[in-house]
């Protein structure tokens, strides 16, 4: 120059599920990084996660198996479909150009 890696800004994706106190509210238990608040129910906001080397989350799916009080809990499914990205910093490492002995 280039390209890995690490780091940093922006901007962009994303979900908020179950079960109990009869129920709203409130409280409280499971799992998880996350189950949060306002709201005119459109949305907005804030932790949080994930961005193409993309299992973050979405479809399939009112799925299959197996746990549990119960659930999208765990596994499969899964080399399935889909799925938001740009910029910049020093270092290290490699490749490539160059010039000089």
């Nucleotide at each position: 120059u280039c390209a890995a890696a690490u780091c940093c800004g922006u901007u962009g994706g994303g979900g908020u599920g179950c079960c109990c106190c009869g129920c709203u509210c409130g409280g409280g238990g499971c799992u998880g990084a996350g189950a949060g608040g306002c709201g005119a129910c459109a949305g907005c906001c804030a932790a949080c996660c994930c961005a193409u080397c993309g299992a973050a989350c979405c479809u399939g799916a009112u799925c299959c198996g197996g746990a549990c009080a119960a659930u999208a809990c765990c596994g499969g499914c899964g080399u399935a479909g889909g799925g938001a990205a740009c910029g910049g910093a020093a270092c290290u490492u490699g490749a490539u150009c160059u010039g000089c002995c």
TPP riboswitch aptamer (THI element) from Roseivivax sediminis, 101 nucleotides, folded computationally. The sequence was found by an Rfam model in a public genome assembly. The source organism's lineage runs through Bacteria, Pseudomonadati, Rhodobacterales, Roseobacteraceae and Roseivivax. The coordinates come from a structure-prediction model, not an experiment, and the mean pLDDT is 77. Of the family's consensus pairs, 96% are formed in the model.